[in-house]
RNA sequence: CCAUCAUCCAGAGCGGUCGAGGGACGGGCCCGUUGACGCCGCGGCAACCAGUCGAGAAGACCAGGUGCCAAUGCCCGUGCGAUGGAGG
Numbered sequence: 001c002c003a004u005c006a007u008c009c010a011g012a013g014c015g016g017u018c019g020a021g022g023g024a025c026g027g028g029c030c031c032g033u034u035g036a037c038g039c040c041g042c043g044g045c046a047a048c049c050a051g052u053c054g055a056g057a058a059g060a061c062c063a064g065g066u067g068c069c070a071a072u073g074c075c076c077g078u079g080c081g082a083u084g085g086a087g088g
Base pairs, nucleotide, nucleotide: 001088002087004085005084006083007082008081013042014041015040016039017038021031022030023029024078025077026076027075028074043069044068045067048065049064051061052060053059073080
């Protein structure tokens, strides 16, 4: 990158750094120099995969690999996007 399956109204923030944009895209509406977004540290949420128990792809436990921590994926629309699993 391609095609595929599942999920996306629950949940979880402080500090440092940077300096003008950011929230997928269009429209709207928000966030942002009272410092957003990003990055780093620490903290936390969740439980897709792994692991343990189990007859078990029931269920429970755990937290190793990911993920996530403004607003329902912010809303509406979109052969759109994000994350995870297995495959090419």

SAM riboswitch aptamer (S box leader) from an Actinomycetes bacterium, 88 nucleotides, folded computationally. It was read from a public genome assembly, where an Rfam model found it. The coordinates come from a structure-prediction model, not an experiment, and the mean pLDDT is 88. The model forms 97% of the base pairs in the Rfam consensus.